[in-house]
Context: one part of a larger RNA
RNA sequence: GGCAGACGGUGGACGCCUUGGCAACGGGAGGCGAUGACGGACGUGGCCGGCUGCGAUAAGCCCCGGAAAGCUGCCAAGCAAGCAUUGACCCGGGGAUAUCCCAAUGGGGUAACCCACAUGAAAAAACUUCAUGUAUCCGACGUAAGAAGUCAACAGUAAGACGUCGGAGGCAAACCCGGUGAAGUGAAACAUCUCAGUAACCGGAGGAAGAGAAAGAAACUCGAUUCCCUCAGUAGCGGCGAGCGAACAGGGAAGAGCCCAAACCAUCGGGUACAUCCUGAUGGGGUUGCGGGAAGAUCCACACAAGACCUACCUUCUAAUAGAGGAACCGUACUGGAAAGGCGGCCGGAGAGGGUGACAGCCCCGUACUCGAAAUUAGGAGAGGUCCGGAUCUUACCCAGAGUAGCCUCGGACACGAGAAACCCGGGGCCAAACAGGGAGGACCACCUUCCAAGGCUAAAUACUACCCGUUGACCGAUAGUGGACUAGUACCGUGAGGGAAAGGUGAAAAGAACCCCGGAAGGGGAGUGAAAAAGAACCUGAAACCGUCUGCUU
Numbered sequence: 001g002g003c004a005g006a007c008g009g010u011g012g013a014c015g016c017c018u019u020g021g022c023a024a025c026g027g028g029a030g031g032c033g034a035u036g037a038c039g040g041a042c043g044u045g046g047c048c049g050g051c052u053g054c055g056a057u058a059a060g061c062c063c064c065g066g067a068a069a070g071c072u073g074c075c076a077a078g079c080a081a082g083c084a085u086u087g088a089c090c091c092g093g094g095g096a097u098a099u100c101c102c103a104a105u106g107g108g109g110u111a112a113c114c115c116a117c118a119u120g121a122a123a124a125a126a127c128u129u130c131a132u133g134u135a136u137c138c139g140a141c142g143u144a145a146g147a148a149g150u151c152a153a154c155a156g157u158a159a160g161a162c163g164u165c166g167g168a169g170g171c172a173a174a175c176c177c178g179g180u181g182a183a184g185u186g187a188a189a190c191a192u193c194u195c196a197g198u199a200a201c202c203g204g205a206g207g208a209a210g211a212g213a214a215a216g217a218a219a220c221u222c223g224a225u226u227c228c229c230u231c232a233g234u235a236g237c238g239g240c241g242a243g244c245g246a247a248c249a250g251g252g253a254a255g256a257g258c259c260c261a262a263a264c265c266a267u268c269g270g271g272u273a274c275a276u277c278c279u280g281a282u283g284g285g286g287u288u289g290c291g292g293g294a295a296g297a298u299c300c301a302c303a304c305a306a307g308a309c310c311u312a313c314c315u316u317c318u319a320a321u322a323g324a325g326g327a328a329c330c331g332u333a334c335u336g337g338a339a340a341g342g343c344g345g346c347c348g349g350a351g352a353g354g355g356u357g358a359c360a361g362c363c364c365c366g367u368a369c370u371c372g373a374a375a376u377u378a379g380g381a382g383a384g385g386u387c388c389g390g391a392u393c394u395u396a397c398c399c400a401g402a403g404u405a406g407c408c409u410c411g412g413a414c415a416c417g418a419g420a421a422a423c424c425c426g427g428g429g430c431c432a433a434a435c436a437g438g439g440a441g442g443a444c445c446a447c448c449u450u451c452c453a454a455g456g457c458u459a460a461a462u463a464c465u466a467c468c469c470g471u472u473g474a475c476c477g478a479u480a481g482u483g484g485a486c487u488a489g490u491a492c493c494g495u496g497a498g499g500g501a502a503a504g505g506u507g508a509a510a511a512g513a514a515c516c517c518c519g520g521a522a523g524g525g526g527a528g529u530g531a532a533a534a535a536g537a538a539c540c541u542g543a544a545a546c547c548g549u550c551u552g553c554u555u
Base pairs, nucleotide, nucleotide: 001554002553003552004551005550006549007548008547009546015540016505017504020476021475022473023472024471025470026469027468028467029465030464031171032170039101040100041099042055043054044053046079047078049075050074051073061095062094063093064092065091066090070083071082072081106115107114108113116134117133118132119131120130121129122128136168137167138166139165140164141163142162143161149154175206176204177203178202179201180200186193190239216222217221226253227252228251229250236244237243257457258456259455260401264284265283266282267281268280269279270278271277289435292399293398295394296393297392298391299390300389307387308386309385310384314382315381316380317379318378319377320376321375323371324370325369329344331343332342334341345362346361347351353365354364355363406430407429408428409427410426411425412424416442437452438451439450440449441448492499493498512539515526516525517524518523
């Protein structure tokens, strides 16, 4: 030196644990903000570093309710000083205060700073201090002044100024609608194509959004929209490559239909004087395609009904935001450090779960069940308010959405890449008809069928979850699960955008080792605590690598 064994050190795997995560389900809520949000800065405690709370009234102030004998938040013990059955601390509801920055809004600015003006208050002229106001845009109203152009009207108008009132602005996880709109990629290269109308950016809204009561579809039938299943990887589209990819019919979820414009009538105003004309406002009327309405005629119903909608106040109910009651061993002489184990008993509308010195229905918190709100909020019902008829016949005089439909051209979108390419949307150009009308049925034409564009609204079924409550898991268990179980978006890195950790466990209880000894200390040996100290704080278990000590064998 090597090998082996024993005993240690180091190290922190493994096992066990869980305060934290992950994924869902059900319910709630689906917004906050100029009455200043979100997010911050700086302060704030007797001693106060961080976290939490709060705001110069600063771990708090006031009121109302609950509950209660203790309390002055956590790391985190202590000292000091206090509060509290005249109800503190704590929990819930309402209010007050709420520095500075930030949409930030008096002006500026290198965020949390600097500098103003007006009015008011304080002995207040000045200095000073305090309070309030003073941004921009949009809308309405008012005030004073007030054009151009034109023959004139237009006009006390437009544009602007000032004042008052109202609104907007910013933030927020996804879902939704719209605008702009890639590339990596695939095509085994690549250009049409694909990825994909995706990502990204921008605008807007709601608790959902969008769509929606046929100028539909179909083939002789259906009857708004949306979502799911299916049709179907079909019909098709496609350098007919890669790929893309319907609809009808059928089955389900849900279910709801309406309002204008016009004709016509009335009233009022203007032209211009009610002229029967033109025009405007308001009210009535009216809303459809077995055609409808208007006009004319006839009839039925009448309204305090039925129905629809709204909801500030009123009545009532339910729910949310604190809570309350709630059965059964203080059983035992057994084991043990400890009983929840063993033994014996009891309750059960409660044997969900958690805690307690091992495994507890009966010890504690709870659980089943039942009860409860001064205050604020949500929903339902009542009451209240608002709105609201229909049929037939006649005539074929009137009305029924125009720079629209259509056509040309260029684009887009439709599963459909210009194709035979309809249907739908847009830029430019041309430009209809008027119910004997017009659109569609995948070029186009005829017949046939079907539907009424060029105005608008519409719940539910559907999508999502930042947030709150409850519940669940053949989800994780500290290199896992969130990046984060712990001072975590912290420390640290970067000029910056940004990147981004490590780090859990004594014990049932600190009972956290008085005292003695060695040592400068660290550390250790006794003593003591404890069931255990080979649980001693570098603390549960304590593997391996690695480092030693002793013994044996061997070189």